This is a predicted structure of a 492-nucleotide part of an RNA (small-subunit ribosomal RNA, 5' domain) from an uncultured bacterium. RNAcentral holds the full RNA, with entries from ENA. It matches the Rfam family "Bacterial small subunit ribosomal RNA". Rfam links the family to the GO terms structural constituent of ribosome and ribosome. The coordinates come from a structure-prediction model, not an experiment, and the mean pLDDT is 86.
[in-house]
Context: one part of a larger RNA
RNA sequence: GACGAACGCUGGCGGCGGGCUUAAGACAUGCAAGUCGAACGGGGUAGCAAUACCUAGUGGCGGACGAGUGAGUAACGCCUGUGCAACCUGCCUUUUACUGGGGGAUAAGCCGGAGAAAUCUGGUCUAAUACCGCAUAUGCACACAGGGUCGCAUGACCUAGGGUGGAAAGAUUUAUUGGUAAAAGAGGGGCAUGGGUAUCAUUAGCUAGUUGGUGAGGUAAUGGCUCACCAAGGCUACGAUGAUUAGGGGGCCUGAGAGGGUGAUCCCCCACGCUGGAACUGAGACACGGUCCAGACUCCUACGGGAGGCAGCAGUCGGGAAUAUUGGUCAAUGGAGGAAACUCUGAACCAGCCACGCCGCGUGAAUGAAGAAGGUUUUCGGAUUGUAAAGUUCUUUUAUAGGGGAAGAAAAAAAUGACGGUACCCUAUGAAUAAGCCCCGGCUAACUUCGUGCCAGCAGCCGCGGUAAUACGAAGGGGGCAAGCGUUGUCC
Numbered sequence: 001g002a003c004g005a006a007c008g009c010u011g012g013c014g015g016c017g018g019g020c021u022u023a024a025g026a027c028a029u030g031c032a033a034g035u036c037g038a039a040c041g042g043g044g045u046a047g048c049a050a051u052a053c054c055u056a057g058u059g060g061c062g063g064a065c066g067a068g069u070g071a072g073u074a075a076c077g078c079c080u081g082u083g084c085a086a087c088c089u090g091c092c093u094u095u096u097a098c099u100g101g102g103g104g105a106u107a108a109g110c111c112g113g114a115g116a117a118a119u120c121u122g123g124u125c126u127a128a129u130a131c132c133g134c135a136u137a138u139g140c141a142c143a144c145a146g147g148g149u150c151g152c153a154u155g156a157c158c159u160a161g162g163g164u165g166g167a168a169a170g171a172u173u174u175a176u177u178g179g180u181a182a183a184a185g186a187g188g189g190g191c192a193u194g195g196g197u198a199u200c201a202u203u204a205g206c207u208a209g210u211u212g213g214u215g216a217g218g219u220a221a222u223g224g225c226u227c228a229c230c231a232a233g234g235c236u237a238c239g240a241u242g243a244u245u246a247g248g249g250g251g252c253c254u255g256a257g258a259g260g261g262u263g264a265u266c267c268c269c270c271a272c273g274c275u276g277g278a279a280c281u282g283a284g285a286c287a288c289g290g291u292c293c294a295g296a297c298u299c300c301u302a303c304g305g306g307a308g309g310c311a312g313c314a315g316u317c318g319g320g321a322a323u324a325u326u327g328g329u330c331a332a333u334g335g336a337g338g339a340a341a342c343u344c345u346g347a348a349c350c351a352g353c354c355a356c357g358c359c360g361c362g363u364g365a366a367u368g369a370a371g372a373a374g375g376u377u378u379u380c381g382g383a384u385u386g387u388a389a390a391g392u393u394c395u396u397u398u399a400u401a402g403g404g405g406a407a408g409a410a411a412a413a414a415a416u417g418a419c420g421g422u423a424c425c426c427u428a429u430g431a432a433u434a435a436g437c438c439c440c441g442g443c444u445a446a447c448u449u450c451g452u453g454c455c456a457g458c459a460g461c462c463g464c465g466g467u468a469a470u471a472c473g474a475a476g477g478g479g480g481c482a483a484g485c486g487u488u489g490u491c492c
C1' cells in the first nucleotide's frame, strides 16, 4: 500500500459498488420453462342461435440457452499460434427447384376393471403439419467408367455418360405463413497439432491395447476409439512413473521496473449437478429443475408398494470469527413460444438489510478579553484550558413540514414506469437533528499531576513497574485520523 475480511469502541446523510472465503453439509415452503386453438379431434362455459372464450390429450418448437457452483481435473483442461485434402450445424440470411396422389393406426373421448396411493390395464370409436407406402427430382447420395485443372503426402476440384436409391403438409382473417430437396453465407460446435502452464528425486524406472502395422467395426469425422491377426515396440534425468496441491485465462494487488502474490465481483473457456454407471430422444445432451439401474439418506404407506434431489431465487437447520429479504415488476434490456395480441421469464431491472469498500457532504460561519465561571496545575505571583464558551450578527448544506415534479417510453396516433410522488425544483421553520476512536519512553507527531509500589498491569521491538513511573490506572493537557478509529489475519 492492498483486502469478498473479522473483532472492539463509536456512528448523521447521499452516490456507486460489494456481501457463505467454512459443510460440493442436509433441506420444510413458495416460485425459478414454457408456449402455440392460425397443426388436430374432442370436452367444457356463456348464449335461442350465429359465435366467443377456456382447455386435459395428440402434434410442433423450446426445456443442450439463461441461472448456480469449483467437487474433480497437472490435462490439448486452459492460453497462444496453426491445420482439417478427416468433420457436423436447428433457428436466421441469400439463391434455385418442387409442394402430385393414396393408406393404415392411435391418444383423448365412451364403457369397464385393479390399486391405500403412485399409477396400471381391457374393450370400442376418432383426427392431424403424428405415422407409412406410391409418383416425380438434370440437382443430392452410392458404385462404375472417361476426360480436364491443381496441390503440402494421403489426394482435392470440375465435368459429357448410363445405372441404383431417396422428398414434401398444410393453416388462415387471402395480406401471408409454413413444408421438401440442393447450394452458399453468418453464427455455433467437433477433432488434431507447435509452444507455454504448481511442488516433491527423502518418487527412477514406467507400459500388454501397451507402441506400430494390415483388415474390419464404429463415429458427423481422424485415430487402438474398439476388435481379429502380425511385429516388439513406446516413454524416461530436457524428469517418465508416482505422490501432493490446484479449475485455467482476461485480469486484480504490490513494485521504479524486473519480479512476487492472487484468480472475489465482471467477461471468456472448462468441469460438475445427492454418489456411481448407462443410454434414449434430438441439429445439438450422454441432459441441474428428463429417463433407466445401483447406492446412501429423507419422506408417505392400508406393509403389497411408492415419492424425492436448492452447487436456481428467497428461506431453514448445521458448520463458522463471518456474509442479506421466504420483497416488487415484467416498465426497460434480453430469452422461449406465437402470424399477432400476448403468455412465461427469482435472466434482468429495482427496492429491503449490512459503515463491507471507495467517493462526496455535513455536524455551522463571522465577530467576541471582563482573557468570565468551572477544571487542571502552581515557585501562590501566576500559567493553561482559551476566542474556546457566553454574548452579538449571519447562513440553512443537512433535517422537518408543505407545494410542484421528471427523463428512463417507443413505429402516424392512442395506450403502457416496478423503481416512485423517487431524483430534482420552490417555500417555510430554526443553529436548529448530527463526533468519535487511537495514541503521547525511543523508533514516532504529542507532558504534567495523582494513585499504585516487580503488585496491579503494559508491550510491535528495545523494554517499563521493587515509593516522586512523561512506559501501569485515572485526570487535565496535547498529537493523529475522522463517520470512522484501532486491533487481528493475509499478500507485495
Stems, first nucleotide, its partner, number of pairs: 001491003005488005012361006018354002020319001025317003029314003034061003039058002042055005068272003077197008087189003092185008100134001102132002109124006140165003144161001146159005170177002198244003205235003210232008247269004251262004274295005297308004325351001327350003333347001334345004364394004374385004399429006408419001436481005441462003447476005457464002